[in-house]
RNA sequence: GGGAGGUCACCGCCGAAUCGGCCCGUCGGGGUGGGCCGAGCCGGGGACCCACAGUUACCUGGGGUGAAUCCCUGCGCGCGAGCAUGCGCUCGUCGCGGGGUAGGGCACUUCCUUGCCCGAACCCGUCAGCUAACUCGGUAGGCGGCAGAGGAAGAAAGG
Repeated sequence: GGGAGGUCACCGCCGAAUCGGCCCGUCGGGGUGGGCCGAGCCGGGGACCCACAGUUACCUGGGGUGAAUCCCUGCGCGCGAGCAUGCGCUCGUCGCGGGGUAGGGCACUUCCUUGCCCGAACCCGUCAGCUAACUCGGUAGGCGGCAGAGGAAGAAAGG
């Protein structure tokens, strides 16, 4: 001098996930931890009206939070059903990949241009369309440290 990691403070990003108060524990104070309440924000259930509603065969329960849907394809001597009995075909499904896509994010907001990224995970338990009154619940977690960039309009702050 450079790189990496940890802690604290501060500034930000995704997200509803922020703010205020009370109590307990401790010899006392502070901090920390736990419990509770309120405000704000977020989600579910829940009328009239509206919507849905018919026939046949096969397969398949249905629903919620969320941007996270849908399509194509490879592998597995995977599993189930149907046809065939020619050992193969079709459909559905599970696991692991690849490509795309509805949709979503990137330091005031919106629009245009362009760049990068995400396109998951979980929950209810046979049950729920919308839905006033009413009612039930959540308020986590994960990242970054000159933030992608340019143009136009506006807002806010400062002087």

This is a predicted structure of a 159-nucleotide RNA (c-di-AMP riboswitch aptamer (ydaO/yuaA leader)) from Nakamurella lactea DSM 19367.
It was read from a public genome assembly, where an Rfam model found it.
Its mean pLDDT, the model's own confidence on a scale to 100, is 81.
Its Rfam family is "c-di-AMP riboswitch aptamer (ydaO/yuaA leader)". About the family: This family represents a conserved RNA structure found upstream of the ydaO and yuaA genes in Bacillus subtilis and related genes in other bacteria. Gene Ontology terms of the family: regulation of gene expression and cyclic-di-AMP binding.
The source organism's lineage runs through Bacteria, Bacillati, Actinomycetes, Nakamurellales and Nakamurella lactea.